This is a predicted structure of a 1667-nucleotide part of an RNA (large-subunit ribosomal RNA, half A) from a Bacteroidia bacterium. It was read from a public genome assembly. Its mean pLDDT, the model's own confidence on a scale to 100, is 81. It matches the Rfam family "Bacterial large subunit ribosomal RNA".
[in-house]
Context: one part of a larger RNA
RNA sequence: CGUAUGGGGAAUGCCUUGGCUCUCAGAGGCGAUGAAGGACGUGAUAAGCUGCGAUAAGCUGCGAGGAUUGGCAAAUACGAAUUAAUCCGCAGAUUUCCGAAUGGGACAACCCGGCUGGUUGAAGACCAGUCAUACCGAUUUAUCGGUAGGCAAACCCGGUGAACUGAAACAUCUAAGUAACCGGAGGAAGAGAAAACAAUAGUGAUUCCGCAAGUAGUGGCGAGCGAACGCGGAACAGCCCAAACCACUGCAGUUAAGGCUACAGUGGGGUUGUAGGACCGACAUAAUUGAUAAUGCGCGAAGUGGAACCCGUCUGGAAAGUCGGGCCGUAGAGGGUGAAAGCCCCGUACACGUAAGCAAUUUGUCAUGGUUGGUAUCCUGAGUAGGGCGGGGCCGGUGAAACCCCGUUUGAAACUGCCAGCACCAUCUGGUAAGGCUAAAUACUCCUGAGAGACCGAUAGUGAACAAGUACCGUGAGGGAAAGGUGAAAAGUACCCUGAAUAAGGGGGUGAAAUAGUACCUGAAACCAUACGCCUACAAGCGGUCGGAGCCCAUUAGUUGGGUGACGGCGUGCCUUUUGCAUAAUGAGCCUACGAGUUACUCUUCAUUGGCAAGGUUAAGUCCUUUAAAGGAUGGAACCGCAGCGAAAGCGAGUCUGAAUAGGGCGCAGAGUCAGUGGAGGUAGACGCGAAACCCGGUGAUCUACCCAUGACCAGGUUGAAGUGACGGUAACACGUCAUGGAGGACCGAACCAAUAUACGUUGAAAAGUGUUUGGAUGAGUUGUGGGUAGGGGUGAAAGGCCAAUCAAACCGGGAAAUAGCUCGUACUCCCCGAAAUGCUUUUAGGAGCAGCGUCGGUGUUGAGUCUGACGGAGGUAGAGCUACCGAUAGGACUAGGGGGAGUCAAAUCCUACCAAAUCCUGACGAACUCCGAAUGCCGUCAGAUAUAACCGGCAGUGAGGGCAUGGGUGCUAAGGUCCAUGUCCGAGAGGGAAAGAACCCAGACCGACAGCUAAGGUCCCUAAAUCUAUGCUAAGUUGAACUAAGGUGGUCCAGUUGCAGUGACAGCAAGGAUGUUGGCUUGGAAGCAGCCAUUCAUUUAAAGAGUGCGUAACAGCUCACUUGUCGAGCGACAGGGCAUCGAUGAUAAUCGGGCAUCAAGCAUAGUACCGAAGCUUCGGAUUGUAAUUUAUUACAGUGGUAGGGGAGCAUUCCAACGACACCGAAGCCAUACUGCGAGGUAUGGUGGAGUUUUUGGAAAAGCAAAUGUAGGCAUAAGUAACGAUAAUGCGGGUGAGAAACCCGCACGCCAAUAGACUAAGGUUUCCUGAUCAACGCUAAUCGGAUCAGGGUUAGUCGGGACCUAACGCGAACCCGAAAGGGGUAGUGGAUGGACAAUCGGUUAAUAUUCCGAUACUAACAUACUCAGUGAUGGGGUGACGGAGAAGUGAAAGAUCCGCGUACUGACGGAAUAGUACGUUGAAGCCAGUAGGUAUAGGCUGUGUAGUAAAAUGCGCACGGCCUGCCGAAGGUGAUAGUACCACAAUGCUUCGGCAGCGUGGAUAGUGAUCCUAAUCAGGCUCCCAAGAAAAACCUCUAAACUUAUGAGUAUGGUACCCGUACCGCAAACCGACACAGGUAGUCAAGGAGAGUAUCCUAAGGCGCUC
Repeated sequence: CGUAUGGGGAAUGCCUUGGCUCUCAGAGGCGAUGAAGGACGUGAUAAGCUGCGAUAAGCUGCGAGGAUUGGCAAAUACGAAUUAAUCCGCAGAUUUCCGAAUGGGACAACCCGGCUGGUUGAAGACCAGUCAUACCGAUUUAUCGGUAGGCAAACCCGGUGAACUGAAACAUCUAAGUAACCGGAGGAAGAGAAAACAAUAGUGAUUCCGCAAGUAGUGGCGAGCGAACGCGGAACAGCCCAAACCACUGCAGUUAAGGCUACAGUGGGGUUGUAGGACCGACAUAAUUGAUAAUGCGCGAAGUGGAACCCGUCUGGAAAGUCGGGCCGUAGAGGGUGAAAGCCCCGUACACGUAAGCAAUUUGUCAUGGUUGGUAUCCUGAGUAGGGCGGGGCCGGUGAAACCCCGUUUGAAACUGCCAGCACCAUCUGGUAAGGCUAAAUACUCCUGAGAGACCGAUAGUGAACAAGUACCGUGAGGGAAAGGUGAAAAGUACCCUGAAUAAGGGGGUGAAAUAGUACCUGAAACCAUACGCCUACAAGCGGUCGGAGCCCAUUAGUUGGGUGACGGCGUGCCUUUUGCAUAAUGAGCCUACGAGUUACUCUUCAUUGGCAAGGUUAAGUCCUUUAAAGGAUGGAACCGCAGCGAAAGCGAGUCUGAAUAGGGCGCAGAGUCAGUGGAGGUAGACGCGAAACCCGGUGAUCUACCCAUGACCAGGUUGAAGUGACGGUAACACGUCAUGGAGGACCGAACCAAUAUACGUUGAAAAGUGUUUGGAUGAGUUGUGGGUAGGGGUGAAAGGCCAAUCAAACCGGGAAAUAGCUCGUACUCCCCGAAAUGCUUUUAGGAGCAGCGUCGGUGUUGAGUCUGACGGAGGUAGAGCUACCGAUAGGACUAGGGGGAGUCAAAUCCUACCAAAUCCUGACGAACUCCGAAUGCCGUCAGAUAUAACCGGCAGUGAGGGCAUGGGUGCUAAGGUCCAUGUCCGAGAGGGAAAGAACCCAGACCGACAGCUAAGGUCCCUAAAUCUAUGCUAAGUUGAACUAAGGUGGUCCAGUUGCAGUGACAGCAAGGAUGUUGGCUUGGAAGCAGCCAUUCAUUUAAAGAGUGCGUAACAGCUCACUUGUCGAGCGACAGGGCAUCGAUGAUAAUCGGGCAUCAAGCAUAGUACCGAAGCUUCGGAUUGUAAUUUAUUACAGUGGUAGGGGAGCAUUCCAACGACACCGAAGCCAUACUGCGAGGUAUGGUGGAGUUUUUGGAAAAGCAAAUGUAGGCAUAAGUAACGAUAAUGCGGGUGAGAAACCCGCACGCCAAUAGACUAAGGUUUCCUGAUCAACGCUAAUCGGAUCAGGGUUAGUCGGGACCUAACGCGAACCCGAAAGGGGUAGUGGAUGGACAAUCGGUUAAUAUUCCGAUACUAACAUACUCAGUGAUGGGGUGACGGAGAAGUGAAAGAUCCGCGUACUGACGGAAUAGUACGUUGAAGCCAGUAGGUAUAGGCUGUGUAGUAAAAUGCGCACGGCCUGCCGAAGGUGAUAGUACCACAAUGCUUCGGCAGCGUGGAUAGUGAUCCUAAUCAGGCUCCCAAGAAAAACCUCUAAACUUAUGAGUAUGGUACCCGUACCGCAAACCGACACAGGUAGUCAAGGAGAGUAUCCUAAGGCGCUC
């Protein structure tokens, strides 16, 4: 790697109890007769759901029905039922507590009451009923009656009213009067019977539908917004008051006493615009409508009847299938039954039936309801209409702005009136405001019934097919899952074995099937195993592909098929984004499922198909219809077209312009329209996912900030302020000393609070800690409990800190699918064509619009297009040139001018290596110079070749480009730079070469071939082909790749020019190299050789310079030039060329690609052969286009491709029609073979066990590899890290299947201001006992805070309530506010405070101040006795208060000493009148009032008194008198209890010696002292300044009232309610996700050392921290 068999997992297929979307009908509310929604109960056993409510899975009556039944739910037990159960329908009864919640209160499901009645003798307790508030009405004014309140999905009306967004920004505008909040109503709501429209004609309330119409308009005239008239329809319905006038009643005024009048109320009357009514007169008594009482056609609950095969055969576990035969049908809808049933079951068509209730019709009664004539007078809606100002609504954004509404300010008329008709005016027309009601047509669906679906089928469809708004998360608002399937039937595995086991497995049995065994249908993939075959231990990598040895298997025996794969060649994944990616740029661990261009529309446009055609078409609606969301008919409103032009009036096949009849522009000379389908646009979320944000409404101060109220805490030590005293001192002060004193944002330092430095920790022990260290530690201190402040807000000793692990604007839900010119992703196949990265504009530059370039369809003239050749043109570039211009320019000449000098000054004049015009000569520059001037390109004509090109329309994409070559700009004639131009390639292009490389060279890939020829480039090996031929060069490994420079060089080769040379060159060697002269000058010297001068001369010579170098102070000296000899043939100089050399310096042995190569395998030249690509050719095949024949062939030309356009197909799901297959085996799954270019398809076998589908059409939730995609599963890291304080374990025994961890024992260790004990909060059963060990416990477990079962919490006195009040909350009255609501008096709640009555001992497995024993106390009640003025929600007192400091007294605990009781005690080795150990204790209450404390303290009392909202004998105040009170440890009693101890002893253990000991009983010791301090005294004292709750209880006083009451005392008796009470509580039970090194208020607190609660060691007690 392959095959097979499994595990794992839960995809796929099939199924559906559940959903989704609709249709028709009903209903459209429930609630003080207590709702919705809950809590708690309720069953023989009962956790959940359902039902029900103390009558509790139910009770009663009526109906229906006829055999079982006690819900889901299968079990056991016990029942019920033909005397009719269960079940079903209707009507009743009951219906705890909460909730509007309603007697009061409250932390919902609890607490506490009043009154009436009842039980009980009272008290107490219990039962029934009743008691809220607001408004309305009534009346006898204090009551009665009624109504409301709350909940509920959308629809409706009204109040308040956003923002994101769009405008590519933004402010008017938009979104939108939307969302949201609030108020209110109904089954609908709202609107509604013209002070309306219209236009010279008319309509006649409102509402809704179709048109009108995207029109008129409006609009930063932007984005957008957007009517009406009129027409067609649905449905139709009209009325009542106010007033005038009449009458009456009440009350008031007035009076001439008859009346009159004002106001209020009632009745009659009356209701409109061609005006009407009152009034005066005449006539009539109806239709109509409503209410009510009867009647009852009919509808209507549960329900009843309801045809036809229990026919045969075959297969099968089973028949409904097959085959054969029969039957019913007003019933062949549907479902079930062991596969697929008209005739098996339930049903269905049809027929029947009635209770409650609804209800047509008819009848009675009551109410309602008129006509007409006259026109003098009266009436006909006032702070109204209208106006000003400011807003809002209408299509109308202030506009010329009518009309309607609101605020404010003004303010009419009176029917001869008034309003409207889009400013306003006139005429005309329409109407009659300022009061009200009104059905239907319309909107919606929380709900009920009947149905439907080209809707879903368990990652889908609701979030929810199942104990789902559940589990779980969050303080809260709120958020919110996963999870379906055995089988026909449980027939759910009897029995045996392995095993500790009831785990698990093996036999066996059931069944059609057990690989259907409850982890259960099918059972894919990732992933993990096992068996077998082949391969693999010198071998480097996108792991494939091509070739291929060997081995294995099969076989139809063949050139067969399959598996493996030694070795060799080639070869840098996929996607995205890019100029360009193997890139070391993005994304993906893997698998499975899900996952993105859809839908709507009176919209627009194009194409195509069809109908009709100068016409085409209906919309809403209506009607018909056995089958019915269909279909058919009707409906002509309306739209498009048939005529245009113009700004318009207007005219019209023309018209406009214009003076025009001209010219020109736009038109005319006939095609539309409706429907289907498709492409695209628009408006909508519009391909999907994705912000940060904005706004609205709520939820949060259990964290934290600050504040308020009430409590608590701070070991110990130190310092020694003010003041005071004494002494000194001063005239007196001052001042000093010593004491006393005890101040302080004082000092040191624990608890406590904080967090300085550092280490550790950093997937932590811990989402902020630990160790060491550090700061504060009587203060601006810390902390508990209860409260307050809330999001543009709070709070902040201020850091933008904190406001629940979130803060430059919290959290939750909503607007909402905000928006996103941005990023990412976007899913099957084949065929044809195929871009762009440019221009202009752009708040534009990574986006757009138009054009350019692509594609598809169409059009029709022509030959416009392209290329080549010829000819003819325009032009000012390259180049060139400049005495051809302009400009610039070097040298010279010449010479104006200037400078300088000279000229004794000046002038003339002269000189000038100065500057320099013009001119001349020589040289020479220019993108913006040109006397000149190409090539190419461009234009035209002609000829040839080719087959494009253009236009119209649909649909795009592109608008980041890049390299190379050439011409330029820029830059440095830098850049893989940048900007243009022309071309080309890459982009979007594969193949060959360049080692490897986007663009360089060659060359454009339809497919196949183990055929051939070539290109670039190559031919020693790697590596295909020449160790080829010929001639040279190179010596440097130069080179064989790319890159080497200036400069140097007697490297070497070549071809030249020139000189010397057998009259002897060149080089070497030998010799000479002289003389005038030391040339002159200069100089100190200068002699060939410092320097200057020059006719550098002359002589001797073979030759020798007035000297080429070295050298000397100068000479000297050595050389050279030059000469001769020797030698014997070439030797020099110059410039040029080839190849080499130095210059030469980089990071891997690190390179020529490598090995390597030297007459080459280097370089150069010439040549031949060969290799070499997907080029070309050959053969075969596919396909496109054109053409031709002619209907299937041929010919020719094609077939790289990103964005993109076009065409043709495959697959999936569902539907229709006609069919087909299937238990003799459907779908799905696994494997193999065949087949199609491909998406795919078919067949066979296995598995599976019930459905599937061809064909032709139709409709889509219609195809996945990627979105840091979503969900699930499984890998990897990895048997790795870790196992949570380093206080520590060891042994023996026990139990057990099993013991490091459990139990017992013995050792050892740790804590000890704590790791001990109590308690608040919080938790809520964790407590105790028995059983169990799957999971939980970071390991094991026999153990457990785990699981299962049972048990456990006992109160007048403890805590809370029935008492009180604080902060603060709520809140009658009242105030404010669009609404919701905000404040708030009385009051009512509210502890962290005030008040308030019990102690000791014993007892349980588990409770105890609760039970028991003993001894107490409190309250009210009854009875008895005695006494008395009692009496409050009123008065008064009291209650009643800070901080710090110091001192006294003095228990308990503790320590020491003595005494006493009991027990024990020593070998050497005595002592026993000794020693050691333990014990030696004792409450509340009552009595009494000592020590001590307290003097502005307390009490009694007299007199007066204008205060105390009334009164008072009280209090206050004033003046007197008298007393000692008050608090209070200790003490006595309580006190025959109990402990140590002794005896007996269940039971257990045992090493058999003994040890432990449940339980029962008994008795003895029957104390003091010292030290010391807590508490108390004490609400004390002293000092200080910041000046330190309230109310009730309690005492007292009176008021009303009562005195048959009431109160006080004593005794006896009974009474005494509700809640909490287990357990943890510095922690394994609370808060931190955990059995988490963190956090958590208060109380007690032993010994030694010590100042100490520091620290070390140790008691009691508890632990050794779960590997």